[in-house]
């Protein structure tokens, strides 16, 4: 250094890097700069939001950004089907239909409103030849299938009750 085994820990803009981009060194070429090759390194998602179970497929919400946050691989709280437990369907109950919810939540449409967002940026410190990395301080600025409110609209059968 590599491989194997065991134990423990660790995540969802999460993890990784053989392309690319950038940096350094060496060689080549060239008046010089660019350029070519090799090696070594750096980079490769900023928060908001999001978890009943099983299976399936494989770009799975929202905005911010001096926009490579490109590209690739893997994964993922999203999506589809089924299952479990429930809500709504305008008094109650039963049976179905439809649409939803996942623990105090739950039909849909329209309108209105809400949020100390974080990076960025600026400054400072440490490490590194450098690309860059880590941290601290300050300063703002979002949107949504998220949250709140108002209004409209919402399937049948049977039985009971009320008027």
């Nucleotide at each position: 250094u590599u491989u194997u085994g065991u134990c423990g820990g660790a995540a969802a803009g999460c993890g990784c890097c053989a392309g690319g981009a950038c940096u350094g060194u060496a060689a080549g070429g060239g008046a010089g700069a660019g350029c070519u090759u090799a090696c070594a390194g750096u980079u490769g998602a900023c928060g908001a939001g999001g978890a009943g179970g099983a299976g399936g497929a494989g770009c799975a919400u929202c905005g911010a950004g001096u926009g490579a946050u490109c590209g690739g691989c893997g994964g993922a709280u999203g999506c589809c089907u089924c299952c479990c437990g429930g809500u709504g369907u305008u008094g109650c109950g039963u049976c179905a239909g439809c649409a939803c919810c996942g623990u105090g939540g739950a039909a849909u449409c329209a309108c209105a409103g809400c949020a100390c967002a974080a990076a960025c940026c600026a400054g400072c410190a440490a490490g590194g030849u450098g690309a860059c990395u880590u941290g601290c301080u300050g300063c703002a600025c979002a949107a949504a299938g998220g949250c709140u409110g108002u209004g409209g609209u919402a399937u049948g059968a049977c039985g009971c009750a009320u008027a």
This is a predicted structure of a 163-nucleotide RNA (glmS glucosamine-6-phosphate activated ribozyme aptamer) from Thermoflavimicrobium dichotomicum. NCBI's taxonomy places the organism under Bacteria, Bacillota, Bacilli, Thermoactinomycetaceae, Thermoflavimicrobium. It matches the Rfam family "glmS glucosamine-6-phosphate activated ribozyme aptamer". It is annotated as a riboswitch. From the family's description: This entry contains a glucosamine-6-phosphate activated ribozyme that is found in the mRNA for GlmS. GlmS is an enzyme that uses fructose-6-phosphate and glutamine to generate glucosamine-6-phosphate. The coordinates come from a structure-prediction model, not an experiment, and the mean pLDDT is 78.